[in-house]
Context: one part of a larger RNA
RNA sequence: CACCGCCCGUCACACCAUGGGAGUUGGUUUGACCUUAAGCCGGUGCGCGAACCAGCAAUGGACGCAGCCGACCACGGUCGGGUCAGCGACUGGGGUGAAGUCGUAACAAGGUAGCCGUAGGGGAACCUGCGGCUGGAUCACCUCCUU
Numbered sequence: 001c002a003c004c005g006c007c008c009g010u011c012a013c014a015c016c017a018u019g020g021g022a023g024u025u026g027g028u029u030u031g032a033c034c035u036u037a038a039g040c041c042g043g044u045g046c047g048c049g050a051a052c053c054a055g056c057a058a059u060g061g062a063c064g065c066a067g068c069c070g071a072c073c074a075c076g077g078u079c080g081g082g083u084c085a086g087c088g089a090c091u092g093g094g095g096u097g098a099a100g101u102c103g104u105a106a107c108a109a110g111g112u113a114g115c116c117g118u119a120g121g122g123g124a125a126c127c128u129g130c131g132g133c134u135g136g137a138u139c140a141c142c143u144c145c146u147u
Base pairs, nucleotide, nucleotide: 003110005107008103009102011100013097014096015095016094018092019091020090023087024086025085026084027083028082029081030080031079032078033077034076039072041070042069043068044067047065048064049063052061053060054059113134114133115132116131117130118129119128120127121126
């Protein structure tokens, strides 16, 4: 490249990330309860033991051990919570993409001035009602200010 301009939204196609999603898989963390090995600790210790004590001895005492009981507790189990990640029919919008579809909403008074709020309506941009703003053009008039 200057109105043969600019430009908006739906729809269609492709790709990307993402929200919801019956659920499902795994990691991590945590609560309650159940179970409780080995071990340490506490208790008991009628069974066992040469050493220490008493005793001539039998035996008794002391000490130790097995056994038994209890508390603690790793792992494991059941149920629940937090958090992170993967998958998930379907679904919501978003982004991006030379030449797709429908219209033409905005930019000039953009052909119904535009915009803001709100409500209703509509394939879509949008339309209509009510209130507000001028960041509205044009014409006329009024008031004020400056020269």
Overview:
A computed fold for a 147-nucleotide part of an RNA from Endobacter medicaginis, annotated as small-subunit ribosomal RNA, 3' minor domain. It matches the Rfam family "Bacterial small subunit ribosomal RNA". Rfam links the family to the GO terms ribosome and structural constituent of ribosome. It was read from a public genome assembly.